This is a predicted structure of a 72-nucleotide RNA (transfer RNA) from a Spirochaetaceae bacterium. The coordinates come from a structure-prediction model, not an experiment, and the mean pLDDT is 81. Rfam family: tRNA. Rfam classes the family as a transfer RNA.
[in-house]
RNA sequence: GCGAGAGUAGCUCAGGGGUAGAGCGCCACCUUGCCAAGGUGGAUGUCGCGGGUUCAAAUCCCGUCUCUCGCU
Numbered sequence: 001g002c003g004a005g006a007g008u009a010g011c012u013c014a015g016g017g018g019u020a021g022a023g024c025g026c027c028a029c030c031u032u033g034c035c036a037a038g039g040u041g042g043a044u045g046u047c048g049c050g051g052g053u054u055c056a057a058a059u060c061c062c063g064u065c066u067c068u069c070g071c072u
Base pairs, nucleotide, nucleotide: 001071002070003069004068005067006066007065010024011023012022013021018055026042027041028040029039030038048064049063050062051061052060
């Protein structure tokens, strides 16, 4: 330099045009003599960034950044 893949909650990931979710974790309460386990409720996202298409974009298109893999 060329090609491919990935980037979404604190972490691991899903979602592939119609108001963004799960598990684990976090907070409060219940339960317990205490811890753990269990139960109930709650908070959390400029969907890497910039532009375009669209009534509507995490999702489609273009550019760009970072990481991984392959080729050279």